[in-house]
Context: one part of a larger RNA
RNA sequence: GCCUACGAGUUACUUUUACUAGCAAGGUUAAGAUUUUAAGAAUCGGAGCCGUAGCGAAAGCGAGUCUGAAUAGGGCGUUAUAGUUAGUAGUAGUAGACGCGAAACCGUGUGAUCUACCCUUGGGCAGGUUGAAGCUUUGUUAACCCAAAGUGGAGGACCGAACCCGUUGACGUUGAAAAGUCUUGGGAUGACCUGAGGGUAGGGGUGAAAGGCCAAUCAAACUCGGAAAUAGCUCGUACUCCCCGAAAUGCAUUUAGGUGCAGCGUUGAUUUAGUUUUAUAGAGGUAGAGCUACUGAUUGGAUGCGGGGGCUUCACCGCCUACCAAUUCCUGACAAACUCCGAAUGCUAUAAAAUGAUGAUCAGCAGUGAGGGCAUGGGUGCUAAGGUCCAUGUCCGAGAGGGAAAGAACCCAGACCAUCAGCUAAGGUCCCAAAAUAUAUGCUAAGUUGAAAAAACGCGGUUGAACUGCUUAGACAGCUAGGAUGUUGGCUUGGAAGCAGCCAUUCAUUUAAAGAGUGCGUAACAGCUCACUAGUCGAGCGGUUCGGCAUGGAUAAUAAUCGGGCAUAAGCAUAUUACCGAAGCUAUGGGAUAUUUAAUAUCGGUAGGGGAGCAUUGUAGUGACGUUGAAGGUGUAUCGUGAGGUAUGCUGGAGUAGCUACAAAAGAAAAUGUAGGC
Numbered sequence: 001g002c003c004u005a006c007g008a009g010u011u012a013c014u015u016u017u018a019c020u021a022g023c024a025a026g027g028u029u030a031a032g033a034u035u036u037u038a039a040g041a042a043u044c045g046g047a048g049c050c051g052u053a054g055c056g057a058a059a060g061c062g063a064g065u066c067u068g069a070a071u072a073g074g075g076c077g078u079u080a081u082a083g084u085u086a087g088u089a090g091u092a093g094u095a096g097a098c099g100c101g102a103a104a105c106c107g108u109g110u111g112a113u114c115u116a117c118c119c120u121u122g123g124g125c126a127g128g129u130u131g132a133a134g135c136u137u138u139g140u141u142a143a144c145c146c147a148a149a150g151u152g153g154a155g156g157a158c159c160g161a162a163c164c165c166g167u168u169g170a171c172g173u174u175g176a177a178a179a180g181u182c183u184u185g186g187g188a189u190g191a192c193c194u195g196a197g198g199g200u201a202g203g204g205g206u207g208a209a210a211g212g213c214c215a216a217u218c219a220a221a222c223u224c225g226g227a228a229a230u231a232g233c234u235c236g237u238a239c240u241c242c243c244c245g246a247a248a249u250g251c252a253u254u255u256a257g258g259u260g261c262a263g264c265g266u267u268g269a270u271u272u273a274g275u276u277u278u279a280u281a282g283a284g285g286u287a288g289a290g291c292u293a294c295u296g297a298u299u300g301g302a303u304g305c306g307g308g309g310g311c312u313u314c315a316c317c318g319c320c321u322a323c324c325a326a327u328u329c330c331u332g333a334c335a336a337a338c339u340c341c342g343a344a345u346g347c348u349a350u351a352a353a354a355u356g357a358u359g360a361u362c363a364g365c366a367g368u369g370a371g372g373g374c375a376u377g378g379g380u381g382c383u384a385a386g387g388u389c390c391a392u393g394u395c396c397g398a399g400a401g402g403g404a405a406a407g408a409a410c411c412c413a414g415a416c417c418a419u420c421a422g423c424u425a426a427g428g429u430c431c432c433a434a435a436a437u438a439u440a441u442g443c444u445a446a447g448u449u450g451a452a453a454a455a456a457c458g459c460g461g462u463u464g465a466a467c468u469g470c471u472u473a474g475a476c477a478g479c480u481a482g483g484a485u486g487u488u489g490g491c492u493u494g495g496a497a498g499c500a501g502c503c504a505u506u507c508a509u510u511u512a513a514a515g516a517g518u519g520c521g522u523a524a525c526a527g528c529u530c531a532c533u534a535g536u537c538g539a540g541c542g543g544u545u546c547g548g549c550a551u552g553g554a555u556a557a558u559a560a561u562c563g564g565g566c567a568u569a570a571g572c573a574u575a576u577u578a579c580c581g582a583a584g585c586u587a588u589g590g591g592a593u594a595u596u597u598a599a600u601a602u603c604g605g606u607a608g609g610g611g612a613g614c615a616u617u618g619u620a621g622u623g624a625c626g627u628u629g630a631a632g633g634u635g636u637a638u639c640g641u642g643a644g645g646u647a648u649g650c651u652g653g654a655g656u657a658g659c660u661a662c663a664a665a666a667g668a669a670a671a672u673g674u675a676g677g678c
Stems, first nucleotide, its partner, number of pairs: 001678006011095004016090008026050003032044005054061002064076004098236002101233001105226003109222002116200009125190001127159003130155001134151006163187003169182003202218001204214003239613006249262005263368002265365007274355009288341001289339002295335002300330003306324002308321004371396010401412003416590004421586003427580003430565003436577001438576006449567002457552002461549010478536005484509003489503003515530001519528002591603004614667001616664007624656002632651008
């Protein structure tokens, strides 16, 4: 892991509601007794309980009573009466109370054959090394001291086996082993190791102290018991069909993943509203707007009270000011906690119309009280977040189908069942892949684009519109020629001659035209060039603004892409006509629900509420089946919406099913379920 068996809302008593039955202003017996009995039943038994009257704390009074001084007022009652005893079902309470599950707590005992420490009594430590004290001899000394050579054999001394330990590395890790093997290492006469016997016991022991050890168990051992401890927690909770169908909100909570009340669901009873649209009448201070209408904030200008600074003065007065600046005026503009104003919606009421049970109340039973995305109005945050907190709506949740390549909530659309019928929605129609290589007119050249990344800014890409200037009296571009004179204008300057700089009545002359000069250039001149003009050429050429589509800006980590192939349209824009396309709608047939038929309407669904059934085991009754083959097993066919039923072949070899009631140890795929098998 699979298979088989077992495996979870039960039982007793009590409350309450519904239904059924008996009796009814009453209903009913309990213990017990008697009779008869296999089991059991019948008859007594009214003690008690509930109801028929309430009010008061009570005495008590009583259709009233309590409060009160009250004959007041007020509270609770009466005046409109149905109960009670059983049975069944739903729920609740008390019990283990749907099942399994703690870590723990307490009590009685059992453990020191492991291990910690202690007591008693025994045992063990190859070999080698070092050479303390003491002593002897000699030297030495006045005598000690001292020195040397011997002797001696101390030490938690040294090296190193047994023995004890466990430092390093590898292996082992379903091991040879629930702690080992190999290697390397530490101690090895000591605070050493070890045998046997004995002692200390669970909030206790023992501990050279690590919370270590106390029988593979230790921040409180093990065993049995209290005990089915408790678990606001996790997991699991078993047949079918039909009807309806939520919530993830408010308030409170030693409360926040729990619970209570309300909200939302369902079932029953009673009742009569509800919803939408239109019209009318209202309250209101949001969006917007506005502010010489307030409060506050505020741009520039005018005026300049007052202040600062300076001058003056013995002081007062006075004067000045590129400073600050009140009030007022002009101008511009801001506000959730500003308003002279002020919508749309929404809300309330009334009337009419439409709709047709959707509303309300009471009673039984719930679940929910972790919500989420999107759109819109806001707070918070960075006008960040698939962020967070509100509000309104919607969908997912609890919703299948089609589209968006793929996707909970985006678009379309709400699945009773069947059909090899039709029409459409969103979205599509070159191929993958159903349907247009459709029609018309433009645009794009970037594979831009083809259901997605992008800005400021840049661009003589291209295309369209508007306005405007020049132009056969010849424009624009090119080419040829001119572009002069007073004059080197004046000043300045070393120089300044169109061209360092300053000034200007930048003037005048000759001209077809030519600036007291547009740029390059020189030390200054010179030189080149432009404006301007003529000729040549021969038809359009410039400027500004606003659009469309492109273009640069454009950078991310494994190889790339519109879903792909690919496409110059099969891209983009506008218009039009066909077609495809869903569980939508229609058609045909069928089922269920609602009121009974017809017609009509409805029939997605989690938590949850309600209804109707199937199957299993047994009991009672009833009529039956079976060796001419029961149950069971294994095939086949068939019936029913389904749980399931029936018939029959083979097997099997002795009991069995139907119907009507009743009673349950009454249905398994899940619980890291339990046991067995493989």
The part of an RNA shown here (large-subunit ribosomal RNA, domain II) has 678 nucleotides and comes from Aquimarina spongiae. It was read from a public genome assembly.